[in-house]
RNA sequence: GCCCACUUAGCUCAGCGGUAGAGCUAUCGGCUGUUAACCGAUCGGUCUGCGGUUCGAAUCCGUAAGUGGGCGCCA
Numbered sequence: 001g002c003c004c005a006c007u008u009a010g011c012u013c014a015g016c017g018g019u020a021g022a023g024c025u026a027u028c029g030g031c032u033g034u035u036a037a038c039c040g041a042u043c044g045g046u047c048u049g050c051g052g053u054u055c056g057a058a059u060c061c062g063u064a065a066g067u068g069g070g071c072g073c074c075a
Stems, first nucleotide, its partner, number of pairs: 001071007010024004018055001026042005048064005
C1' cells in the first nucleotide's frame, strides 16, 4: 500500500426493513443456622460517528474512525 471481517447493555453474543433481546455480572428479595448453590424480580442501550435510500433503518448504500485477519513491499 491492497483486500476481507467485525463494531448492539459493565462482559460474551443474538437480532438479515416494522415494539431493541438473551446469558453472565450488578442490585433487591426468597430459600438456608451462615455462605455458596438454586429460585424470582429489578437496573442497565440515542445499536461507533456523519450523510443517504425508504412511509419506516441496529438491519440497505456511501464515507470516516476503531479492532482483528490475509496478501504485498523494504530490510
Molecule: transfer RNA
Organism: Candidatus Fiminaster equi